[in-house]
c-di-GMP-I riboswitch aptamer from Rhizobium sp. Q54, 105 nucleotides, folded computationally. It was read from a public genome assembly, where an Rfam model found it. The source organism's lineage runs through Bacteria, Pseudomonadati, Alphaproteobacteria, Rhizobiaceae and Rhizobium.
RNA sequence: UCCUUGAAAUGGCAAACCGCCAGGAAUGGCGGGACGCAAAGCCACCGGCCCAAGAUCGGCAUUUCCGCCUGACGGAACUGCCGAAAGGGUAGCGGGGUUUCCGAA
Numbered sequence: 001u002c003c004u005u006g007a008a009a010u011g012g013c014a015a016a017c018c019g020c021c022a023g024g025a026a027u028g029g030c031g032g033g034a035c036g037c038a039a040a041g042c043c044a045c046c047g048g049c050c051c052a053a054g055a056u057c058g059g060c061a062u063u064u065c066c067g068c069c070u071g072a073c074g075g076a077a078c079u080g081c082c083g084a085a086a087g088g089g090u091a092g093c094g095g096g097g098u099u100u101c102c103g104a105a
Stems, first nucleotide, its partner, number of pairs: 006102001012037002017032006035092001041098003045095003048090004056084006063077005068071001
């Protein structure tokens, strides 16, 4: 000096929850608060998970309107539900990248 490791000391971060704020939401910021954390510092590259408003796409249903071929017909719109995806989020889900305080054995 490096690797493994996490004894000691000085310090650090801050889950749930509460308040205010941003957002459509997931979630985030600030303050309080500590479940935990040796990278719980930073980065969405890979996998996972979460959200997905809308002048996005598809399906279904109600209602209304239009058409004529009068049908369990075709088309359109509002609303609701379901699904998909653009996109967003999570670094305290895991992997990876990167930086790094102390130093017993």